A computed fold for a 99-nucleotide RNA from Rhizobium sp. Q54, annotated as Glycine riboswitch aptamer. Lineage of the source: Bacteria > Pseudomonadati > Pseudomonadota > Rhizobiaceae > Rhizobium. The coordinates come from a structure-prediction model, not an experiment, and the mean pLDDT is 75.
RNA sequence: GUGAACCCAGUGGGAGAGACCGCGCGGCUAAACCGCCGCUCGGCGCCGAAGGAGCAACCGCCCCGGAAACUCUCAGGCAAAGCGGACCGCUGGGGAAUG
Numbered sequence: 001g002u003g004a005a006c007c008c009a010g011u012g013g014g015a016g017a018g019a020c021c022g023c024g025c026g027g028c029u030a031a032a033c034c035g036c037c038g039c040u041c042g043g044c045g046c047c048g049a050a051g052g053a054g055c056a057a058c059c060g061c062c063c064c065g066g067a068a069a070c071u072c073u074c075a076g077g078c079a080a081a082g083c084g085g086a087c088c089g090c091u092g093g094g095g096a097a098u099g
Stems, first nucleotide, its partner, number of pairs: 001098002006094008018044001020043003024039005045078003051074001052072003058066003
């Protein structure tokens, strides 16, 4: 001086799947029922891109270990909104490597 790998922060984008069924509770209306909304629990169905786990191409210092956006669905999630969200872009910082 350059600055592709890696880490942190900020910022933008960011999918999928039941507005399901049942009991109960609360709110609205109301004499009550019914209806609507919300919450907990239970049931069945479903999703995969927090996390977790499994196999594996491949890689390594080859005893063993690392390893996916594949697979599983424990967790999480399934109207809209909101939250979360792997991954990608941009900015800043750190810092490895290199001339």